Predicted 3D model of a 512-nucleotide part of an RNA (small-subunit ribosomal RNA, 5' domain) from Candidatus Aquidulcis sp. It was read from a public genome assembly. NCBI's taxonomy places the organism under Bacteria, Bacillati, Chloroflexota, Candidatus Limnocylindria, Candidatus Aquidulcis.

[in-house]
Context: one part of a larger RNA
RNA sequence: GGAUGAACGCUGGCGGCGUGCUUAAUACAUGCAAGUCGAACGAGGGCACCCACGUAGCAAUACGAGGGUGUUCCUAGUGGCGAACGGGUGCGUAACACGUAGGCGACCUGCCCCGAAGUGUGGGAUAACACCGCGAAAGUGGUGCUAAUACCGCAUGAUCUCCCUGGGGUUAGAGGCCCGGGGAGCAAAGGCGCAAGCCGCUUUGGGAGGGGCCUGCGGCCCAUCAGCUAGUUGGUAGGGUAACGGCCUACCAAGGCAGCGACGGGUAGGGGGCCUGAGAGGGUGGCCCCCCACACUGGCACUGAAAUACGGGCCAGACACCUACGGGUGGCAGCAGUAGGGAAUAUUGGACAAUGGGCGAAAGCCUGAUCCAGCAACGCCGCGUGCGCGAUGAAGGCCUUCGGGUUGUAAAGCGCUUUUCGGGGGGAUGAGGAAGGACAGUACCCCCGGAAUAAGUCUCGGCUAACUACGUGCCAGCAGCCGCGGUAAAACGUAGGAGGCAAGCGUUAUCC
Numbered sequence: 001g002g003a004u005g006a007a008c009g010c011u012g013g014c015g016g017c018g019u020g021c022u023u024a025a026u027a028c029a030u031g032c033a034a035g036u037c038g039a040a041c042g043a044g045g046g047c048a049c050c051c052a053c054g055u056a057g058c059a060a061u062a063c064g065a066g067g068g069u070g071u072u073c074c075u076a077g078u079g080g081c082g083a084a085c086g087g088g089u090g091c092g093u094a095a096c097a098c099g100u101a102g103g104c105g106a107c108c109u110g111c112c113c114c115g116a117a118g119u120g121u122g123g124g125a126u127a128a129c130a131c132c133g134c135g136a137a138a139g140u141g142g143u144g145c146u147a148a149u150a151c152c153g154c155a156u157g158a159u160c161u162c163c164c165u166g167g168g169g170u171u172a173g174a175g176g177c178c179c180g181g182g183g184a185g186c187a188a189a190g191g192c193g194c195a196a197g198c199c200g201c202u203u204u205g206g207g208a209g210g211g212g213c214c215u216g217c218g219g220c221c222c223a224u225c226a227g228c229u230a231g232u233u234g235g236u237a238g239g240g241u242a243a244c245g246g247c248c249u250a251c252c253a254a255g256g257c258a259g260c261g262a263c264g265g266g267u268a269g270g271g272g273g274c275c276u277g278a279g280a281g282g283g284u285g286g287c288c289c290c291c292c293a294c295a296c297u298g299g300c301a302c303u304g305a306a307a308u309a310c311g312g313g314c315c316a317g318a319c320a321c322c323u324a325c326g327g328g329u330g331g332c333a334g335c336a337g338u339a340g341g342g343a344a345u346a347u348u349g350g351a352c353a354a355u356g357g358g359c360g361a362a363a364g365c366c367u368g369a370u371c372c373a374g375c376a377a378c379g380c381c382g383c384g385u386g387c388g389c390g391a392u393g394a395a396g397g398c399c400u401u402c403g404g405g406u407u408g409u410a411a412a413g414c415g416c417u418u419u420u421c422g423g424g425g426g427g428a429u430g431a432g433g434a435a436g437g438a439c440a441g442u443a444c445c446c447c448c449g450g451a452a453u454a455a456g457u458c459u460c461g462g463c464u465a466a467c468u469a470c471g472u473g474c475c476a477g478c479a480g481c482c483g484c485g486g487u488a489a490a491a492c493g494u495a496g497g498a499g500g501c502a503a504g505c506g507u508u509a510u511c512c
Base pairs, nucleotide, nucleotide: 001512002511003510004509006508007507008506009505010504013383014382015381016380017379018378019376020375021341026339027338028337030336031335032334035081036080037079040078041077043075044074045073046071047070048069049068050067051066053064054063055062056061088294089293090292098218099217100216101215102214103213104212107211108210109209112207113206114205115204116203117202118201119200120154121153122152123151129144130143131142132141133140134139160185161184162183163182164181165180166179167178168177190199191198192197220266221265222264227257228256229255232254233253234252235251236250237249238248239247269291270290271289272288273284274283275282276281296317297316298315299314300313319330320329321328322327347373349372350371351370355369356367357366358365359364386416387415388414389413396407397406398405399404421449422448423447424446425445426444430439456501457500458499459498460497461482462481463480467496468495469494470493471492477484478483
């Protein structure tokens, strides 16, 4: 000098764009953050119309209960898809975690796209519901009834899977690929529509995108850590997995790693990047993007195409809450917010209008993702706080050799302008084709008013740009280094003046 997710002191006019718990991965009140589909299904309700009835009334009518039909209406339950994305954090991890380059002849893939074939026939249940129980609650048991795109048989069936087997080409190698023969096994669901048809369902080939596994190389500190290792290293067989593998088990062998740093300890998420620097290098990993890990702590599996699952489940533990003392409930490292810690870090805001996501045939619903607004000079950038004229120079202040000098064209005064500010009016783009905008009566435009609403902070001994006076008297104090202060201090304090930067200026911390 540059830089910062900064903080502190003094000061503070506006706008744009960004950024904002670096500490306690501490504990959390409250609300919201993942639903959706009635065009899968039974049931219940609403509404409309019709039928017939009861009560009151002479009647009109009012009220009530029942049945039927229709329905763009609602939904607790069954069922489907989603909930594994999106959002947060950095605890752990020195590791194939990450980066990069490859490999899989050892693999998986819901939804989506392209192609082929099929969608036949039966069955038994069960929630809801009704009734009866238990419990303070959370919840739960029994009996009976019912539907499905829920569940289960049978059929058909291959280019699918497995077994036996012939041939071909590729290869380091066949469990892969291509062409055959024989045998065995395995599918399905319907919905809507007047219809055409559309949306689905099953099996299979290919694709796209996504993922799993393996390997070379690369990136921290300590040798005051020198030896480490029993599933350890390899083999055989088996189990397990989508898949290879000591991943797991049995048996067999005795190996494997290490001064090119094993093992141990400490520290740490990694990268793209960012800061600095001429570069080499050094430092760093906040915001944004990619990958990883985690979700009160530890363990476990279930479901599923995918999880060992932040707002799912089970067990244990700590903590907290409710309780009728028998027993239950909870997990903000989602958005806001609270307490605590701290030098220190924001609103319990608006909207789904846009972008994107989930579900749905669609209308649409949900979306603290997102888009916006609020707070903060925290940062960067831009603008303003006026412009011109104006005295051999007012007053006041300060200095003085008492002549004067300086503040200083500075002020006053005169003229002008209106960015900004205030008032009034108009008023968007963002919405790809009609309507539809949270932001927002915002940006922007026009008119009016009036210099009006707007300057500080640090320094002035040398380094280093800027000097005098007074006070103080090794005191009080200053200080980045050298050093100032003990009676004329340009170094302390105050004043005048000056220099620097400026809505900031200084200080502290950290990096180059």